Small-subunit ribosomal RNA, 5' domain from an uncultured bacterium, 511 nucleotides, folded computationally. The RNAcentral record of the full RNA draws on ENA and SILVA.
[in-house]
Context: one part of a larger RNA
RNA sequence: GAUGAACGCUAGCGACAGGCUUAACACAUGCAAGUCGAGGGGCAGCAUGAUUUGUAGCAAUACAGAUUGAUGGCGACCGGCGCACGGGUGAGUAACGCGUAUGCAACUUACCUAUCAGAGGGGGAUAGCCCGGCGAAAGUCGGAUUAAUACCCCAUAAAACAGGGGUCCCGCAUGGGAAUAUUUGUUAAAGAUUCAUCGCUGAUAGAUAGGCAUGCGUUCCAUUAGGCAGUUGGCGAGGUAACGGCCCACCAUGGCGACGAUCGGUAGCCGGACUGAGAGGUUGACCGGCCACAUUGGGACUGAGACACGGCCCAGACUCCUACGGGAGGCAGCAGUGAGGGAUAUUGGGCAAUGGGGGAAACCCUGACCCAGCGACGCCGCGUGAGGGAAGACGGUCUUCGGAUUGUAAACCUCUGUCUUUGGGGACGAAAAAGGACGGUACCCAAGGAGGAAGCUCCGGCUAACUACGUGCCAGCAGCCGCGGUAAUACGUAGGGAGCGAGCGUUGUCC
Numbered sequence: 001g002a003u004g005a006a007c008g009c010u011a012g013c014g015a016c017a018g019g020c021u022u023a024a025c026a027c028a029u030g031c032a033a034g035u036c037g038a039g040g041g042g043c044a045g046c047a048u049g050a051u052u053u054g055u056a057g058c059a060a061u062a063c064a065g066a067u068u069g070a071u072g073g074c075g076a077c078c079g080g081c082g083c084a085c086g087g088g089u090g091a092g093u094a095a096c097g098c099g100u101a102u103g104c105a106a107c108u109u110a111c112c113u114a115u116c117a118g119a120g121g122g123g124g125a126u127a128g129c130c131c132g133g134c135g136a137a138a139g140u141c142g143g144a145u146u147a148a149u150a151c152c153c154c155a156u157a158a159a160a161c162a163g164g165g166g167u168c169c170c171g172c173a174u175g176g177g178a179a180u181a182u183u184u185g186u187u188a189a190a191g192a193u194u195c196a197u198c199g200c201u202g203a204u205a206g207a208u209a210g211g212c213a214u215g216c217g218u219u220c221c222a223u224u225a226g227g228c229a230g231u232u233g234g235c236g237a238g239g240u241a242a243c244g245g246c247c248c249a250c251c252a253u254g255g256c257g258a259c260g261a262u263c264g265g266u267a268g269c270c271g272g273a274c275u276g277a278g279a280g281g282u283u284g285a286c287c288g289g290c291c292a293c294a295u296u297g298g299g300a301c302u303g304a305g306a307c308a309c310g311g312c313c314c315a316g317a318c319u320c321c322u323a324c325g326g327g328a329g330g331c332a333g334c335a336g337u338g339a340g341g342g343a344u345a346u347u348g349g350g351c352a353a354u355g356g357g358g359g360a361a362a363c364c365c366u367g368a369c370c371c372a373g374c375g376a377c378g379c380c381g382c383g384u385g386a387g388g389g390a391a392g393a394c395g396g397u398c399u400u401c402g403g404a405u406u407g408u409a410a411a412c413c414u415c416u417g418u419c420u421u422u423g424g425g426g427a428c429g430a431a432a433a434a435g436g437a438c439g440g441u442a443c444c445c446a447a448g449g450a451g452g453a454a455g456c457u458c459c460g461g462c463u464a465a466c467u468a469c470g471u472g473c474c475a476g477c478a479g480c481c482g483c484g485g486u487a488a489u490a491c492g493u494a495g496g497g498a499g500c501g502a503g504c505g506u507u508g509u510c511c
Stems, first nucleotide, its partner, number of pairs: 001510003005507005012382003016378001019374001020340001025338003029335003034081003039078002042074002046072003049068008088293003097218008107210002112206007120154004130143005159187006167178004191198002220264001226256001228254001232252003236248001238246001268290004272283004295316005318329004346372001348371003354368001355366004385415004395406004419452001420448006429438001455500005460481003466495005476483002
């Protein structure tokens, strides 16, 4: 000097930033991923209309009940897109994990953009609803029936993919490669509507996002010296979006290592941050990039993308429900609770802005985010008054008893109004219409009144600042040297002084 800090004493305000470093310990409760009725069958609830019945009324009509998907709309269901983003954590990982440079030899990419080509015909189901069985529940089984942008079949194929023949090149040859046309085969589709559009299928290119590979760099220990057996390589087959012992059969025995293999310990990496004249040392909170993980271990499914935090299956531990037969759950999301700890906040408001998902849109969802709350945790700014005022007052302390000092300090006089208090006005943030959580906030105006706002540490030397009393190697101090055994500037108190100041000290850690 620094700090995600903690502790002690103290504390007026504001802006900005940051706030479980420990138990990747266990979690009550609420919320954190939905949306589309302009894909679909429908109609549980709501609203409207229609029909009908009853009551009241002279009547228009009103009220009540029933029926009706007819309309708005819509719980559940089928279907589409999203849920692989966003948010959290740092356990694991010493590795192509990260950083940097390069590559595709062997790859994929939903939505988006551009271009080309297309969308013809047919079919069978199934959820929901209904009926029935089983179950305490979670749920499950059977039957009947129905729709689609769900599913299947046929047709078409510019294009792509696969194959054949021809040409050229290499090769003695089996064969391999290249270019341009040709030929055979394979692969498509879906509609909706408020008539403006939005969608659907195949292909190419782009963009974006990923996958893979290679060189170099990346901690400590030799009180770890040998280590590997799919190991190292070849051939073939499989697998993958794709290369590869990635996996398998066979063959060969190879590949690594004092330039530190292997084993063990520790650790997410970086841009950066702190310190330092620099070299370097330390560090990786917040913000940004990459990686890994989601109660522990394993596995795949769906999908453009996962081996998937708020999906599925199996196993383990734990918690909960149970009618004992069987079930349910996963905060390292935001709040919050217990525990651990020296220690770290509200079960808040809002989608107004920015961004994301769905939708043609209106809009819906969004604990991302924007705000507010709490805590001097940090940094920065402001205030706690200004000018005058000597009888150098009273009081305190010291004293050589003369005085010195506290000290222009106070009183007192004249002012000011930042902050504050009261009253009034009152935003920007919202680009076309509407829309502001923050917020009656910031800010502005008026008024009141010095009123409401100073402490902490130190004073032997290092190191700025000294006397008195008490104590008497006691009580105590202390970062180092060291103080204290009767005059202690070093302990305790007082007066005075020094330094910082809404802070000041102490402790931990780093340079």